Molecule: SAM riboswitch aptamer (S box leader)
């Protein structure tokens, strides 16, 4: 940089530094010398990673019950189904917690808004599309 997926209505500084700018574009509206941007520090927890409980589902191992086959009643012989609020490990799921590892994020719904459709006289709401942004895999 492309494809696939998933989410985008929570959250997250009265700190030091630097100094005119910023919200992705376009309209628009906003932020900004009471300090914009960026760096640090400091937070946050949505993927993903770990990890605890809990639900299911499989393996294994115990026990118990029963069958069955072998033998000389006995038999830690051979063999099979049940059950177990047993024990163990794997996999998955979850309105559930924990961490803070790999990245993301800390004005305003993704700040509204463009395309297409719904309700309405109309303001205006509402859906659904593309943009976009982030993660996760692929390439």
């Nucleotide at each position: 940089c492309u494809c696939u997926u998933a989410u985008c209505a929570a959250g997250a500084g009265u700190g030091g530094g630097u100094g005119a700018g910023g919200g992705a574009c376009g309209g628009g509206c906003c932020c900004g010398a009471u300090g914009a941007u960026c760096c640090c520090c400091g937070g946050c927890a949505g993927c993903c990673u770990g990890u605890g409980c809990g639900g299911c589902a499989c393996g294994c191992c115990g026990u118990c019950a029963c069958g069955c086959c072998c033998g000389u009643g006995c038999g830690u012989g051979a063999u099979g189904u049940g059950a177990c609020c047993g024990a163990u490990g794997u996999g998955u799921c979850g309105u559930c917690g924990c961490a803070a590892g790999g990245u993301g994020c800390c004005a305003a719904c993704u700040c509204c808004u463009a395309c297409g459709g719904a309700a309405c006289c109309a303001a205006u709401u509402c859906c659904g599309a593309g943009a976009g942004a982030u993660a996760a895999g692929a390439g």